[in-house]
Order: sequence, then C1' cells, then structure tokens
RNA sequence: UGAUAGGAAAGCUAGGGUUCCGGUCCGCGGUGUGAUGCGGAUGUCUGGUCCGAGAGCAUUCCGGCUCCGGUUACGUUCGGGGCUCCACGGAGGGAUAAAAGCCCGGGAGAU
Repeated sequence: UGAUAGGAAAGCUAGGGUUCCGGUCCGCGGUGUGAUGCGGAUGUCUGGUCCGAGAGCAUUCCGGCUCCGGUUACGUUCGGGGCUCCACGGAGGGAUAAAAGCCCGGGAGAU
C1' cells in the first nucleotide's frame, strides 16, 4: 500500500422521538348538575401505534469450506453432519411527523 473478514429476510430487545390513539392542563360551547363535542399546549407524559442495531438476542434461506454415505467415465449428482471467527469508533450530515445504537458507516480515525 492492497486484498480478504459472505449476502438476504423476517421476529424480539436496548434505544428513539411525537404523525396517529391515549394521558394531563387550559379555553370554547352546552347545562339544574353535567355528559358527548370542538380547539390549543405538553414527550421533563408511565403508555398503545410507529422507527429501531455491522460491532445486541435468537431463527430461516442462499453462498463458501469440510467430513460421511450412495451414484457417476469424471471434482457428475443426491442426501446427511460440522464450521462460517473477530469487531474500539467520533464529529458532522440525511430521511421520516420527529428523533435514535436507523442511513452515510465494518466510514474518518484507533489497535
């Protein structure tokens, strides 16, 4: 300096904000007391919906390597088993209603 560390899907969680639902507060209206309703504020509102991990959990499929059995002229083909390790990480920007461990990004950088 270069290459390699495989790819995808869906589920859950850490986490996230506030479009929707709900909560809380205020106002309008109504009224015997009220209820239903309408509007606004609030995520420093536990929540439901929603977003959500390369380096979190667990699963499936494909690929790779390998072993065994059958088959084949043949490393041809069928089936089964095993492995698929490691991973510290800003700032800044982006999307969505908005934000985030999402995306830029196994980035920059560090070892």
The RNA shown here (Guanidine-I riboswitch aptamer) has 111 nucleotides and comes from Paraburkholderia fynbosensis.
RNAcentral holds the sequence, with entries from Rfam.
Taxonomically the source falls in Paraburkholderia (Bacteria, Betaproteobacteria, Burkholderiales, Burkholderiaceae).
Model confidence (mean pLDDT): 81 of 100.